This is a predicted structure of a 73-nucleotide RNA (transfer RNA) from an Endomicrobiia bacterium. RNAcentral holds the sequence, with entries from ENA. It matches the Rfam family "tRNA". Rfam's curators write: Transfer RNA (tRNA) molecules are approximately 80 nucleotides in length. The coordinates come from a structure-prediction model, not an experiment, and the mean pLDDT is 84. Lineage of the source: Bacteria > Pseudomonadati > Elusimicrobiota > Endomicrobiia.
RNA sequence: GGGGGCGUAGUUCAGUUGGGAGAACAUCCGCCUCGCACGCGGAAGGUCGCCCGUUCAAAUCGGGUCGCCUCCA
Numbered sequence: 001g002g003g004g005g006c007g008u009a010g011u012u013c014a015g016u017u018g019g020g021a022g023a024a025c026a027u028c029c030g031c032c033u034c035g036c037a038c039g040c041g042g043a044a045g046g047u048c049g050c051c052c053g054u055u056c057a058a059a060u061c062g063g064g065u066c067g068c069c070u071c072c073a
Base pairs, nucleotide, nucleotide: 001072002071003070004069005068006067007066010025011024012023013022019056027043028042029041030040031039049065050064051063052062053061
């Protein structure tokens, strides 16, 4: 330098016919308990790496760019 893959909540990830942003764990609150843990219920938490474009509408499609992994040179 070139090819491929990945980037979504604090963490691990799901979401490929373009229209609801989600799960588990963690955190906080409540219930339970003499108290804690476990268990149960609830809440908060996101510029979907960044920019531009296509579209009525983009996490999703196209282009560029940054980072990480990997292959080739």